[in-house]
Small-subunit ribosomal RNA, 5' domain from a metagenome, 546 nucleotides, folded computationally. The RNAcentral record of the full RNA draws on SILVA. Model confidence (mean pLDDT): 86 of 100.
Context: one part of a larger RNA
RNA sequence: GAACGAACGCUGGCGGCGUGGAUAAGACAUGCAAGUGGGACGCUGGUUAGUGGGUAGCAAUAUUCGCUAAUUGGAGUCGCGUAAGGGUGCGUAACACGUGGGCGAUUUGCCGCGAAGACUGGAAUAACCCCGAGAAAUCGGGGCUAAUACCGGAUGUGACUCUUGGGAGGCAUCUCUCGAGAUUCAAAGCUGGGGACCGUAAGGCCUGGCACUUCGCGAUGAGCCCGUGGCCUAUCAGGUAGUUGGCGGGGUAACGGCCCACCAAGCCUAAGACGGGUAGCUGGUCUGAGAGGACGACCAGCCACACUGGAACUGAGACACGGUCCAGACACCUACGGGUGGCAGCAGUCGAGAAUUUUUCACAAUGGGCGAAAGCCUGAUGGAGCGACGCCGCGUGGGGGAUGAAUGGCUUCGGCCCGUAAACCCCUGUCAUCUGGGAUCAAACCCUGUCCGCUAACACCGGACAGGUUGAUAGUACCGGAAGAGGAAGGGACGGCUAACUCUGUGCCAGCAGCCGCGGUAAUACAGAGGUCCCAAGCGUUGUUC
Numbered sequence: 001g002a003a004c005g006a007a008c009g010c011u012g013g014c015g016g017c018g019u020g021g022a023u024a025a026g027a028c029a030u031g032c033a034a035g036u037g038g039g040a041c042g043c044u045g046g047u048u049a050g051u052g053g054g055u056a057g058c059a060a061u062a063u064u065c066g067c068u069a070a071u072u073g074g075a076g077u078c079g080c081g082u083a084a085g086g087g088u089g090c091g092u093a094a095c096a097c098g099u100g101g102g103c104g105a106u107u108u109g110c111c112g113c114g115a116a117g118a119c120u121g122g123a124a125u126a127a128c129c130c131c132g133a134g135a136a137a138u139c140g141g142g143g144c145u146a147a148u149a150c151c152g153g154a155u156g157u158g159a160c161u162c163u164u165g166g167g168a169g170g171c172a173u174c175u176c177u178c179g180a181g182a183u184u185c186a187a188a189g190c191u192g193g194g195g196a197c198c199g200u201a202a203g204g205c206c207u208g209g210c211a212c213u214u215c216g217c218g219a220u221g222a223g224c225c226c227g228u229g230g231c232c233u234a235u236c237a238g239g240u241a242g243u244u245g246g247c248g249g250g251g252u253a254a255c256g257g258c259c260c261a262c263c264a265a266g267c268c269u270a271a272g273a274c275g276g277g278u279a280g281c282u283g284g285u286c287u288g289a290g291a292g293g294a295c296g297a298c299c300a301g302c303c304a305c306a307c308u309g310g311a312a313c314u315g316a317g318a319c320a321c322g323g324u325c326c327a328g329a330c331a332c333c334u335a336c337g338g339g340u341g342g343c344a345g346c347a348g349u350c351g352a353g354a355a356u357u358u359u360u361c362a363c364a365a366u367g368g369g370c371g372a373a374a375g376c377c378u379g380a381u382g383g384a385g386c387g388a389c390g391c392c393g394c395g396u397g398g399g400g401g402a403u404g405a406a407u408g409g410c411u412u413c414g415g416c417c418c419g420u421a422a423a424c425c426c427c428u429g430u431c432a433u434c435u436g437g438g439a440u441c442a443a444a445c446c447c448u449g450u451c452c453g454c455u456a457a458c459a460c461c462g463g464a465c466a467g468g469u470u471g472a473u474a475g476u477a478c479c480g481g482a483a484g485a486g487g488a489a490g491g492g493a494c495g496g497c498u499a500a501c502u503c504u505g506u507g508c509c510a511g512c513a514g515c516c517g518c519g520g521u522a523a524u525a526c527a528g529a530g531g532u533c534c535c536a537a538g539c540g541u542u543g544u545u546c
Base pairs, nucleotide, nucleotide: 001546002545003544004543006542007541008540009539010538013394014393015392016391017390018389019387020386026350027349028348030347031346032345035080036079037078040077041076043074044073045072046071047070048069049068050067051066052065053064054063055062056061087305088304089303097229098228099227100226101225102224103223106222107221111218112217113216114215115214116213117212119153120152121151122150128143129142130141131140132139133138158185159184161182162181163180164179165178166177167176168175169174189210190209191208192207193206194205197204198203231277232276233275238268239267240266243265244264245263246262248260249259250258280302281301282300283299284295285294286293287292307328308327309326310325311324330341331340332339333338358384360383361382362381366380367378368377369376370375397427398426399425400424408417409416410415431487433482434481435480436479437478446468447467448466449465450464451463452462453461490535491534492533493532494531495516496515497514501530502529503528504527505526511518512517
């Protein structure tokens, strides 16, 4: 000199863009952060309309019990999602990460393309009802019922496994391809429309959409292996028995001591094994002429973790932050028998700390989940709020104005300085204030209409065009108008380094100080004042890095 996720002191006008728990991976009140589908399913409440029966009434009507349709709630079964997104940096010196390869050793829900298929039966169970236990959490027994939930049988395009024949390829135990035989293995429906034909009707039938089953290819994601690279320590020198290899098996989606039986005695190591310390890694960031050094906040990629430790279940995917089980610590409820909880999600609280924000708005946009869609959900995200925490921009006025006013300071008492500074005169109107107008971000999905395609069809469905609808930010940005210099300057320094000097007070005292050093009666070094210098909405101090 530069830098910072900074802090502290004094001071503080506006805006834009960023950024903000670095310490206790300490503990957490409260609210929210993952749901959705009625076009998978049965049940149930409400509303509206229609309709049938009963009762009262002469009637209008009232009331009650049903049925149908539409619509709207509720819990439950089932599907998909909850493995993403969001947080943190504990652990980890490791194939964790970066980089370059490999899998002839693998898997991949949803998505795209292609092939084939979806036949026929059955038994349950939740909800609900009844009974019971319990303070509660919740649980037990009995009875009824549905499905795209569950289980048989059939079929087998095809796939797994086994046997077998031919061809092609490769360094590779093999790979690819064409057959033959055997074994095992599938499925689910829902919804829209309709001319002829069948049917009293429901419907059949025809035709779309969304789902379902098996397989292949792709895409995407994941798993595994290898080469190589990057911390300190020898005041750590030997380490290792599943250890190193083989054979056989088990296990996995898959290779492998991953696991096991047997056999051999190997394997690593001064090019630093093993141990100890520290640490998430990287793209990058800071500094520097570079080489290098230091760092890894924000943003992005990968990894690890989710109160602590362990385990598996479900699933395409987890050994699963807002799932389950066990143990532990802690906290809460309790009728003392027993239960409940996990902010390193967003806000917020306490604590510790030099120190780090609102218990805000919206799903309008982007993205995600579910859904045919409307839509619902989304503390992701988009915004606003707070903090000079940082960077950048703007303002706090401009011109004139000497008798060089006054106060203040200095003085050799002549004067000099503050100083065109002020007053005073003339202007301007940025920003702030008040007032009027007022956005971009929005085009889609969807609805309506027209046309085209498909078709038996003017339905449905698909496409094109036109119109309609949707804004949290926000009455904000921005634009116009009004008034008036009105509302807006401080901090540090002045002995040398180092730009800037005098007076008074003090008297080795009080104090200053980054280093040298100042202060003991004339202190440009302490304290105050006037003046000056440097920066400026900041200025200094401290800490850390180069």